This is a predicted structure of a 75-nucleotide RNA (transfer RNA) from a bacterium. It matches the Rfam family "tRNA". Its family is annotated with triplet codon-amino acid adaptor activity in the Gene Ontology. It is annotated as a transfer RNA.
RNA sequence: GGGCUCGUAGCUCAGUGGUAGAGCGCAUCGUUGACAUCGAUGAGGUCGGUGGUUCGAUCCCACCCGGGCCCACCA
Numbered sequence: 001g002g003g004c005u006c007g008u009a010g011c012u013c014a015g016u017g018g019u020a021g022a023g024c025g026c027a028u029c030g031u032u033g034a035c036a037u038c039g040a041u042g043a044g045g046u047c048g049g050u051g052g053u054u055c056g057a058u059c060c061c062a063c064c065c066g067g068g069c070c071c072a073c074c075a
Base pairs, nucleotide, nucleotide: 001071002070003069004068005067006066007065010024011023012022013021018055026042027041028040029039030038048064049063050062051061052060
C1' cells in the first nucleotide's frame, strides 16, 4: 500500500429499509429472621463519525476512525 471482516445498552449478542430487542448485570418492590434463589416493575442507546440515496436509514452508497485476519512491498 491492497483485500476481507467486525463496531448496536455496563458485558455477550440479535435485528439487515418502516418509530431498537434478548440474556446476564443494575435499581426498586414482593418473598425471608437475614442472605441467596424466585417473582413483579423500572432505569439504561446521538446503533463508531461525517456526508449521500430514499417519503423514511442500525440496515443501501462514499469517505474517515478503531479492532481482527490475509496478501504485497521495504529493510